[in-house]
RNA sequence: ACGCGCUCCGGGGUCGGUGUAAUUCCGAACCGGCGGUGAUAGUCCGCGACCCGUCCGCAGCCAGCGGCCGGUUGACCUGGUGGAACUCCAGGACCGACGGUGAAAGUCCGGAUGGUAGGCAGCGCGU
Numbered sequence: 001a002c003g004c005g006c007u008c009c010g011g012g013g014u015c016g017g018u019g020u021a022a023u024u025c026c027g028a029a030c031c032g033g034c035g036g037u038g039a040u041a042g043u044c045c046g047c048g049a050c051c052c053g054u055c056c057g058c059a060g061c062c063a064g065c066g067g068c069c070g071g072u073u074g075a076c077c078u079g080g081u082g083g084a085a086c087u088c089c090a091g092g093a094c095c096g097a098c099g100g101u102g103a104a105a106g107u108c109c110g111g112a113u114g115g116u117a118g119g120c121a122g123c124g125c126g127u
Stems, first nucleotide, its partner, number of pairs: 001127007008119002014028004029107002031096002033047004042094002051071003055067004076092005098110003
């Protein structure tokens, strides 16, 4: 250095209000996975997660679980600097799976002691 294996790696609800009841509503608050990029990105281009489906496996069938592949999948503008920024600076915005709940959830509980992208993260083995 290359190959294989194992391990690791996601943040955030606090105060006040209303109410029989809300960390779910209202006012304020807080958070931002991975790769890319002419210069640093929740909002650009992609990936992953969640969700849906064909097929396959386990099962006599169903339900269910697992696997491959495919599909779906949120949100930004203005000004400034500059050779270059939708990434920096200033200002003002916006977005956030599914199920649950005494009342509607990005922040609570749950599937999840799970899965997964990627990693000039760690360790082991081989050449």
A computed fold for a 127-nucleotide RNA from Ornithinicoccus hortensis, annotated as FMN riboswitch aptamer (RFN element). RNAcentral holds the sequence, with entries from Rfam. Its Rfam family is "FMN riboswitch aptamer (RFN element)". Its family is annotated with FMN binding in the Gene Ontology. Taxonomically the source falls in Ornithinicoccus (Bacteria, Actinomycetes, Micrococcales, Intrasporangiaceae). The coordinates come from a structure-prediction model, not an experiment, and the mean pLDDT is 80.